RNA sequence: GGGGGCGUAGCUCAGCGGUGAGAGCACCCGCCUUAUAAGCGGGAGGUCGCGGGUUCGAUACCCGCCGCCCCUA
Numbered sequence: 001g002g003g004g005g006c007g008u009a010g011c012u013c014a015g016c017g018g019u020g021a022g023a024g025c026a027c028c029c030g031c032c033u034u035a036u037a038a039g040c041g042g043g044a045g046g047u048c049g050c051g052g053g054u055u056c057g058a059u060a061c062c063c064g065c066c067g068c069c070c071c072u073a
Stems, first nucleotide, its partner, number of pairs: 001072007010025004018056001027043005049065005
């Protein structure tokens, strides 16, 4: 240089055009317990990497850029 994959909550990821963006773990509060853990209930936390485009409508499709990983020369 060429090809491919990924980028969504603190972490691991789901969501492949429309329902209020979600789950598990972590964090905070409460219940339980002598206490801790576990368990149960509740809560907070997101410019969906950035910028454009298509569309009535984009996390999702298209283009460019940035970052990471793999293959190849």
Predicted 3D model of a 73-nucleotide RNA (transfer RNA) from Neoluteolibacter luteus. The same sequence occurs in records of 2 taxa. NCBI's taxonomy places the organism under Bacteria, Pseudomonadati, Verrucomicrobiota, Verrucomicrobiia, Neoluteolibacter. Its Rfam family is "tRNA". The family's RNA type in Rfam is transfer RNA. From the family's description: Transfer RNA (tRNA) molecules are approximately 80 nucleotides in length. The coordinates come from a structure-prediction model, not an experiment, and the mean pLDDT is 84. The RNAcentral record of the sequence draws on ENA and Rfam.